[in-house]
RNA sequence: GGAGUGCGGCCGCCGAGUCCGCGCAAGCGGAGCCGGGGACCCAGUUUCCCUUGGGGUGAAUCGGCGGGCAGUCCCCGAAACGGGAUGGCCCGUCGUAGGGCGCCUUCCAGGCCCGAACCCGUCAGCUAACCCGGUAGGCGGCAUGGAAGAAGGA
Numbered sequence: 001g002g003a004g005u006g007c008g009g010c011c012g013c014c015g016a017g018u019c020c021g022c023g024c025a026a027g028c029g030g031a032g033c034c035g036g037g038g039a040c041c042c043a044g045u046u047u048c049c050c051u052u053g054g055g056g057u058g059a060a061u062c063g064g065c066g067g068g069c070a071g072u073c074c075c076c077g078a079a080a081c082g083g084g085a086u087g088g089c090c091c092g093u094c095g096u097a098g099g100g101c102g103c104c105u106u107c108c109a110g111g112c113c114c115g116a117a118c119c120c121g122u123c124a125g126c127u128a129a130c131c132c133g134g135u136a137g138g139c140g141g142c143a144u145g146g147a148a149g150a151a152g153g154a
Stems, first nucleotide, its partner, number of pairs: 010141005018031005032135006042125001053123001054120004062095008071086005098114004104149006
């Protein structure tokens, strides 16, 4: 001097997930924000085949290619083997609807990323009144440039 790690403070990012009050605490109440259920009206309503009930939060949907796992149906056959059709789940990869990128908002350009996960439990379209619930978790710290506006300061 550098990398990494721990603690504290400050600033910031994704996200609804912040703030206030009471309380020693556990916890309770409230404001704000977020989500769900729930009329008229509107929407929807039928038949056949295959198959996998349906729905919610979220940006996280929908595809191509390769592989794996088990299932259903059909064909030949005594059977085994084999062949065909169809979709379900999982893994990898390439895209994609869509989403994010300091310290108020928007637009333009550029670059870099995400494109998950979970929940309800056979049930829910929209939906005034009304009813119910959440207020977590995870990261970063020199941050691309231009334009318009707002707020604030001198």
Predicted 3D model of a 154-nucleotide RNA (c-di-AMP riboswitch aptamer (ydaO/yuaA leader)) from Thermocatellispora tengchongensis.
The coordinates come from a structure-prediction model, not an experiment, and the mean pLDDT is 82.